[in-house]
Context: one part of a larger RNA
Molecule: large-subunit ribosomal RNA, domain V
Organism: Pterocladiella luxurians
RNA sequence: CUUACAGUAAGACGGAAAGACCCUAGAUCCUUUACUCUAAUUUUGUAUUGUAAAUGCAUUUUUAUUGGGUAGAAUAAGUGGGAGUGAGAACUAAAUUGAAAUACCACUCUAUAGAAAAGAAUUUACUUAUUAAAUAUUUUAUUUGAAAUAGUAUAAAAAUGGGAGUUUACUUGGGAUGAGUACCUCCUAAACAAUAACGGAGGUGUACAAAGGUAAAUUAAUAAGUUUAAUGAUGUAAAUUUGCUUGACAAUUAGAUUGAUAAAUCAAAUUGGGACGUAAGUCAGUCAUAGUGAUCCAAUGUUAAAAAGUGGAAUUAGCAUUGCUCAACAGAUAAAAGGAACUCUAGGGAUAACAGAUUCAUCGUGAUUAAAAGUUCGUAUUGAUGUCACGGUUUGAUACCUCGAUGUCGACUCAUCUUAUCCUGAAACUGAAGUAGGUUUCAAGGGUCUAGUUGUUCGCUAGUUAAAAAGGUACGUGAGUUGGGUUCAGAACGUCGUGAGACAGUUCGGUCCCUAUCUACUGUAAG
Numbered sequence: 001c002u003u004a005c006a007g008u009a010a011g012a013c014g015g016a017a018a019g020a021c022c023c024u025a026g027a028u029c030c031u032u033u034a035c036u037c038u039a040a041u042u043u044u045g046u047a048u049u050g051u052a053a054a055u056g057c058a059u060u061u062u063u064a065u066u067g068g069g070u071a072g073a074a075u076a077a078g079u080g081g082g083a084g085u086g087a088g089a090a091c092u093a094a095a096u097u098g099a100a101a102u103a104c105c106a107c108u109c110u111a112u113a114g115a116a117a118a119g120a121a122u123u124u125a126c127u128u129a130u131u132a133a134a135u136a137u138u139u140u141a142u143u144u145g146a147a148a149u150a151g152u153a154u155a156a157a158a159a160u161g162g163g164a165g166u167u168u169a170c171u172u173g174g175g176a177u178g179a180g181u182a183c184c185u186c187c188u189a190a191a192c193a194a195u196a197a198c199g200g201a202g203g204u205g206u207a208c209a210a211a212g213g214u215a216a217a218u219u220a221a222u223a224a225g226u227u228u229a230a231u232g233a234u235g236u237a238a239a240u241u242u243g244c245u246u247g248a249c250a251a252u253u254a255g256a257u258u259g260a261u262a263a264a265u266c267a268a269a270u271u272g273g274g275a276c277g278u279a280a281g282u283c284a285g286u287c288a289u290a291g292u293g294a295u296c297c298a299a300u301g302u303u304a305a306a307a308a309g310u311g312g313a314a315u316u317a318g319c320a321u322u323g324c325u326c327a328a329c330a331g332a333u334a335a336a337a338g339g340a341a342c343u344c345u346a347g348g349g350a351u352a353a354c355a356g357a358u359u360c361a362u363c364g365u366g367a368u369u370a371a372a373a374g375u376u377c378g379u380a381u382u383g384a385u386g387u388c389a390c391g392g393u394u395u396g397a398u399a400c401c402u403c404g405a406u407g408u409c410g411a412c413u414c415a416u417c418u419u420a421u422c423c424u425g426a427a428a429c430u431g432a433a434g435u436a437g438g439u440u441u442c443a444a445g446g447g448u449c450u451a452g453u454u455g456u457u458c459g460c461u462a463g464u465u466a467a468a469a470a471g472g473u474a475c476g477u478g479a480g481u482u483g484g485g486u487u488c489a490g491a492a493c494g495u496c497g498u499g500a501g502a503c504a505g506u507u508c509g510g511u512c513c514c515u516a517u518c519u520a521c522u523g524u525a526a527g
Base pairs, nucleotide, nucleotide: 001527002526003525004524005523006522007521008520010519011518012517014514015513022348023347024346025345026344027343028340029339030338031337034166035165036164037163038162041158042157043156044155045154046153047152048151050126051125052124053123054122055121057119059117060116061115062114063113064112065111067109074102077108078107079106080105081104084091085090130146131145132144133143134142135141136140169181170180171179178198182204183203184202185201186200187199205329207286208285212245213244214243215242216241217240218239225234226233228291230289231288232287249272250271251270252269255266256265257264261330274283275282276281297323298322299321300320301319302318303317305316306315355402356400357398358397359396361395363391364390365389366388367387368386372382373381409484410482411481412480414476415473416472417471418470419469422447423446424445425442426441427440428439429438430437449463450462451461452460453459490508491507492506493505494503495502496501
C1' cells in the first nucleotide's frame, strides 16, 4: 500500500417529518360597550271572544241658565248686521256715559245643570266558548273548580354574544409598538425640466364687501411693507393714502404649459351690458405659488323640455346651487373591533430569531506624534491630543446561503490549533548595588487547581499553586451523554386588559429517535 474482519461516530450542510418559531395570504375557534341580524323572553294592540249589571270618566249633540272694576237709568261676555221691533204693555234709536251701547236677528266664547247617543276604563255576577284536577272507563260520562282569563296566531316595540354572518387598511431596512398617508414652500437636486429615502426644515384645510376694480397722489436704499409658512418677486412700485365704484360680470373660444388618464394652469380674440379715467387705456377677484374631494344618491330654485289613446300628474331631463376631517384625502359598504401558547393550511430563506458570510461604527492590539509628569531630562517608567494600520473573540449594521428543518445556553467527555506568553527557558534596557522588581525582544516543548453559591457562561467568596494566560475550532463537540435554563400543551401569583387573553415578570410540572452505505480514524489478520 491492497484486501477482509471488528470497532469509533468527525464529515457526507447524514436519515426521518413540503419548519410547529418568524413573516405573507387564508381558515377555524373564542371574546366584547366592533357592525348587521336573530331564536327564546317581556310589554301592548287585534283575532279566537259571549251575556248582564254597577261605578265614576271624558267627547259630541241638544235644552235651560250663566258673565257684577269705574262712569253710565244699570250685572255692558264677544263679533257682525241693524232703524225700527212687538197683539199690546213696552223696548230701542237719537241724546248722555263709556275703551266698547243696548231693541231685534245671526254666530261665537266662559261656567253650571239636565237629557240623549255611541265610546273606552274599572269592578262585580253568569255560562255556553276555552281550560285545570279527580273518579270510573273502550269511546265517553260524572263530580269539584277556574273563566272570557289562559293558550295559540299575527302586528308593533323593548332588551338580548344564547346563536349566526362578517369586518378589523397600507407603508415599514422582518413584524409588533411608534410615526406617516391629501395639498403648499425650501434644501437634498449634480446651473433647462424631472428626480428617491421612516432624508433635513416649516406651513395649509383660511381671510377680506375691502385687504376687490380704477384714477390720482406719496415714499427707500438693499430695508420696511405686501392677510398667513417659506421661496421668488416688487420704484412704471405689486407698498401707503384719498376719490368714485362692483369686472369677486354674462355668452362664445384660438393657442399654449403640465399630466399615463382623470384633471389642473395660463390665455389673445369676438359679442352683450358695465366701473374708473380728460384720454390712452385698465378691470373675467386679491404680488405669485396652499386653503381641497371624483361618481352615485338626495334636496332647493329654474326652463315655451319630455311625460306611453287624449288632457293633467307622478316621474325624468337641461341649467344653477346645496349636502362628505369619504383627512387611509383616485374616495371598496348607508353600516364593522379584538384574542389564539388549543391551534390549522398554503407558501417564503422575496422576511426575522441560531450559526455562517460581508462590514468594523463599537471592541481589542500595535505603530506614529510627544504636550505634560518623571528634582534636571520626552522616549528607565507613565503618557493627553491628533494621525495610520492590523485583528475578526463583543455589541451592532446588512439580509447574501439555508424555512420540501443547518437542533439552541450551560455541564460532562474527548480534544485540536493560534500566540497578542500566565508559569517554566534565553536575552536587551533600567530612575538594575544585592535580593526583589519594571519595560521590551525571542520562544508554543511541556504545564496552566480544588471547593461554596447560582441552570448559569461570567462573577463573588474560601483555600492552594511555578502558574491558576487569552482566544479560534457552526459562541469545537446532543446520528457522543445530560436536559438544570430557555421555548408547546396543565396550574398558580403579581401586573395589564370590559373580555377572550397577555407579560426578555415569577413559580411547580413536562416523551432527546436512528441496526453506519460512503469518506475519515483505530485495532487485528493475510498478501